[in-house]
Molecule: Bacterial RNase P class A
Organism: Kofleriaceae bacterium
């Protein structure tokens, strides 16, 4: 100095003036309810998005049993709960910092392995190789083999020596590979040693099988209060909404459809697994404790417009500085991403100009 990797915050700031939504105080109107003016402070996001997953709440009379569907999947911990998050283990990729995985079972049972190849699963023999016959010398028959070639995504451990008619774990080394044993680990799994010449293809993102989990719908859920109107067929059921059983509940019931009417209102709504600061355990996710704060609630939907002056970036001119590249005061214009609450949290993801901080690895120079 250059080239990676891995994390965090940040994403315009100030002020006039004009308005918007909702809160509080006050004048004044009204029996009230509440109104109209005044005045104060408040009023988008890291993603508010996408709606993929978990929860809180709500409503369906959630006893209770079995069946079926469906989701999870290495280990250990964090969480209210998760398929989410830390730590870590195997496997892959990186010189390296780090980085990615839909990572249970294939000796429980089925079934599937296209094409090509001789063979694709209780191996198999096309080319070769070797050995015997036979021959018209080109080859042909029969036996051994599985090293070498060739098919394939995959051919029944590798490598190398020895053996052998040629081979072949056929024997031996070393590697892997099974069983067993010890040794470290909460564990997933590591290491070491002995045995045994290898048996057990793969593919469960096939079905299955073993663990663990799931009731279903959504805040247009739902509770109230008011306004209006007209009833009238049908069914016999209906509740947890896959189905069965089994249980509540009912005929002044329930349910479905045609017609008719209301298209206001308040309440769920924002103080909550809340958010900032210290401190303590924790390797971390997390969590105790103490101390501060209240920080948008709109429903044809407020959270804007305009005007400066800072900062950032760009382009032009350029006082000056330098041998030169080039730095540049100071003026002018013009730019500034992704995107907007809708019941409310924890995740994920996907979008995002711009610049900032911090650790890490690699090369290279210099000291």
């Nucleotide at each position: 100095u250059g080239g990676a990797g891995a994390g965090a915050a940040c994403g315009g700031g100030u002020g006039g003036c004009c308005g918007c939504u909702g809160g509080u105080c006050u004048u004044c109107c009204g029996a009230g309810a509440g109104g109209c003016a005044g005045a104060c402070g408040a009023g988008a996001g890291g993603a508010a998005a996408g709606u993929c997953c978990g929860a809180g709440c709500u409503u369906c009379a959630c006893a209770g049993g079995g069946c079926a569907a469906g989701g999870u999947g290495c280990u250990g911990g964090u969480u209210a709960a998760c398929g989410a998050c830390c730590a870590g283990u195997c496997g892959a990729g990186g010189u390296g910092a780090c980085u990615c995985g839909c990572a249970g079972g294939a000796a429980a049972g089925u079934g599937c392995c296209a094409c090509a190849g001789a063979a694709a699963g209780c191996a198999a023999a096309c080319c070769g190789c070797c050995c015997g016959a036979c021959u018209u010398c080109g080859g042909u028959c029969g036996g051994g083999u599985a090293a070498g070639g060739g098919u394939g995504a995959a051919a029944g451990g590798g490598u190398g020596c020895g053996g052998u008619a040629a081979g072949a774990g056929c024997g031996c080394a070393c590697c892997g590979c099974u069983u067993c044993u010890c040794c470290g680990g909460u564990g997933a799994c590591g290491g070491a040693g002995a045995a045994g010449g290898c048996a057990c293809g793969g593919c469960a993102a096939a079905c299955c099988c073993c663990a663990c989990c799931u009731g279903a719908a959504g805040c247009a859920a739902g509770a109230c209060c008011g306004u209006a109107c007209a009833g009238g067929a049908g069914u016999c059921g209906c509740g947890u909404u896959g189905c069965c059983c089994g249980c509540g509940u009912c005929a002044u019931g329930a349910c479905u459809c045609c017609g008719g009417g209301u298209u206001g209102g308040u309440c769920g709504c924002u103080c909550g697994a809340g958010c900032c600061c210290a401190u303590c355990a924790g390797c971390a996710a997390u969590g105790g404790u103490g101390g501060g704060c209240c920080u948008a609630g709109a429903u044809g939907a407020a959270u804007g417009g305009u005007c400066g002056c800072c900062a950032c970036c760009g382009g032009c001119a350029g006082c000056g500085g330098g041998a030169a590249a080039c730095c540049a005061a100071u003026g002018c214009c013009g730019g500034a991403a992704c995107a907007g609450a809708a019941c409310u949290c924890g995740g994920c993801u996907u979008a995002u100009a711009g610049g900032u901080c911090u650790c890490u690895c690699c090369a290279g120079c210099a000291a």